[in-house]
RNA sequence: GGGGGUAUGGUGUAAUCCGGUAGCAUAGCCGGCUCCAAACCGGCUGAUCUGGGUUCAAAUCCCAGUACCCCCA
Numbered sequence: 001g002g003g004g005g006u007a008u009g010g011u012g013u014a015a016u017c018c019g020g021u022a023g024c025a026u027a028g029c030c031g032g033c034u035c036c037a038a039a040c041c042g043g044c045u046g047a048u049c050u051g052g053g054u055u056c057a058a059a060u061c062c063c064a065g066u067a068c069c070c071c072c073a
Base pairs, nucleotide, nucleotide: 001072002071003070004069005068006067007066010026011025012024013023020056028044029043030042031041032040049065050064051063052062053061
């Protein structure tokens, strides 16, 4: 220099054959249970890498960029 892959709450992940309510687990917080705590039960909070474009509607499609990983030179 060229090519490919990945990016979603604090963490790990899903989102059905190319677009239609962003889900689950865990962590955190509140409550229950308990003499107290753990475990267990109920509830709450929190995310689509960034900037544009297309569309009634984008995590998903298009363009550019960033970070990490792999391959070629």
The RNA shown here (transfer RNA) has 73 nucleotides and comes from a Candidatus Woesearchaeota archaeon. Its mean pLDDT, the model's own confidence on a scale to 100, is 84. The source organism's lineage runs through Archaea, Nanobdellati and Candidatus Woesearchaeota. Its Rfam family is "tRNA". The family's RNA type in Rfam is transfer RNA.